[in-house]
Context: one part of a larger RNA
RNA sequence: UUGGGCGUAAAGCGAGCGCAGGCGGUUAGAUAAGUCUGAAGUUAAAGGCUGUGGCUUAACCAUAGUACGCUUUGGAAACUGUUUAACUUGAGUGCAAGAGGGGAGAGUGGAAUUCCAUGUGUAGCGGUGAAAUGCGUAGAUAUUUGGAGGAACACCAGUGGCGAAGGCGAUUUUCUGGUCUAACAUUGACGCUGAGGCUCGAAAGCGUGGGGAGCGAACAGGAUUAGAUACCCUGGUAGUCCACGCCGUAAACGAUGAGUGCUAAGUGUUGGGGGCUUUCCGGCCCUCGGUGCUGGAGCUAACGUAUUAAGCACUCCGCCUGGGGAUUACGACCGCAAGGUUGAAACUC
Numbered sequence: 001u002u003g004g005g006c007g008u009a010a011a012g013c014g015a016g017c018g019c020a021g022g023c024g025g026u027u028a029g030a031u032a033a034g035u036c037u038g039a040a041g042u043u044a045a046a047g048g049c050u051g052u053g054g055c056u057u058a059a060c061c062a063u064a065g066u067a068c069g070c071u072u073u074g075g076a077a078a079c080u081g082u083u084u085a086a087c088u089u090g091a092g093u094g095c096a097a098g099a100g101g102g103g104a105g106a107g108u109g110g111a112a113u114u115c116c117a118u119g120u121g122u123a124g125c126g127g128u129g130a131a132a133u134g135c136g137u138a139g140a141u142a143u144u145u146g147g148a149g150g151a152a153c154a155c156c157a158g159u160g161g162c163g164a165a166g167g168c169g170a171u172u173u174u175c176u177g178g179u180c181u182a183a184c185a186u187u188g189a190c191g192c193u194g195a196g197g198c199u200c201g202a203a204a205g206c207g208u209g210g211g212g213a214g215c216g217a218a219c220a221g222g223a224u225u226a227g228a229u230a231c232c233c234u235g236g237u238a239g240u241c242c243a244c245g246c247c248g249u250a251a252a253c254g255a256u257g258a259g260u261g262c263u264a265a266g267u268g269u270u271g272g273g274g275g276c277u278u279u280c281c282g283g284c285c286c287u288c289g290g291u292g293c294u295g296g297a298g299c300u301a302a303c304g305u306a307u308u309a310a311g312c313a314c315u316c317c318g319c320c321u322g323g324g325g326a327u328u329a330c331g332a333c334c335g336c337a338a339g340g341u342u343g344a345a346a347c348u349c
Base pairs, nucleotide, nucleotide: 004320005319006318007303008302012317014200015199016198017197021193022192023191025087026086027085028084029083030082031081033080034079035076036075037074038073039072040071041070042069048066049065050064051063052062053061054060090190091187092186093185094184096181098179102176103175104174105173106172107171108170109153114148115147116146117145119143120142124135125134161168162167205246206245207244208243209242210241214240215239219235220234221233222232257316258315259314260313261312262311265294266293267292268291269290270289271288272287273286274285275284276283277282298305299304322349323348324347331342332341333340334339
């Protein structure tokens, strides 16, 4: 490379947008580039393939035929391409109604912790398996009142909602993205995927300037222990928070790429719509979108999965090829750094 694969054995880029490229709905006409077909030319010899023959066979040799391919030319028109004209079911837009912790900014609120001041009050408090370090007669802990400041938003809360993913939860308001439903109208294939590229991307970390209540790497002390650079306890600096700029990684997980179509059922829940019924509450049925559970065929090495597929098919991208060496070396690119991305070989089993 071919073939085969990617939930768990190696393997789906963390996620999106998107240029090129690849692929692309229905009908009719034109064309003839691909495609199919006839003829001609060329394709040196040898070699290859097929038939026959010659050395006793074979290898070997002789002989006849045949190419593959290319060029020119005549034709066919189903499919692909190109082009013309149209279509509406894919895709989009408009009108109407809806749900939502989707995003960004500004304001406001209550509970709690801590600290400060203050009244009451007296000897303990705190902590643990048990203790001690620690705090406290300079009046702590407890309790009252007032104040400061920062961070997080109990209950509601739910295999509930929203978002492409990361993620998003007090409340009000401003700006703003996506999505769903219903019935029409409208554009008329405008689509899908997407190497490079660009953007977003938890936590930790980095830079500058703020902020700092609680928690808390490092660090200190007390315990435990044979030791204890830990687990437990008392403290506590970075950090956690904000603004701006970097970093670009995670078990970034559904360990499952995106899109389209098809393929048994049952039962929850969530957002709509319609019908029947009902005084009301509601009940039953149908339907579209999401999200769970059970389960059949099928698939699977098994586990399991199963209309939210890992089933049946198609299109496009990414990735894998024994373990270690190696999320390495060297080089390149990116970064302030930490480091990231790309990514071998020797050797060894």
Annotation: A computed fold for a 349-nucleotide part of an RNA from an uncultured bacterium, annotated as small-subunit ribosomal RNA, central domain.